Predicted 3D model of a 75-nucleotide RNA (transfer RNA) from a Clostridia bacterium. NCBI's taxonomy places the organism under Bacteria, Bacillati, Bacillota, Clostridia. The prediction has a mean pLDDT of 83. Rfam family: tRNA. Rfam's curators write: Transfer RNA (tRNA) molecules are approximately 80 nucleotides in length. By type it is a transfer RNA. The sequence was found in a public genome assembly.
RNA sequence: CGCGGAGUAGAGCAGUCCGGUAGCUCGUCGGGCUCAUAACCCGGAGGUCAGGUGGUUCAAAUCCCCUCUCCGCAA
Numbered sequence: 001c002g003c004g005g006a007g008u009a010g011a012g013c014a015g016u017c018c019g020g021u022a023g024c025u026c027g028u029c030g031g032g033c034u035c036a037u038a039a040c041c042c043g044g045a046g047g048u049c050a051g052g053u054g055g056u057u058c059a060a061a062u063c064c065c066c067u068c069u070c071c072g073c074a075a
Base pairs, nucleotide, nucleotide: 002073003072004071005070006069007068010026011025012024013023020058028044029043030042031041032040050067051066052065054064055063
């Protein structure tokens, strides 16, 4: 240098194929239950969807283009 995959909440991931409210589990915070803790139940907060005052579109995490980081394959 070439090819492929990945980047979404503190952690792990789904959503992308086929554009239309950004979600799940754990964690965290508050409350309930309990003599108490755990478990269990209810509720909340937390996101520039890697970056782009790039493109298409009424509308982009999703499609197209460029860049960055990580992993793998080939050499």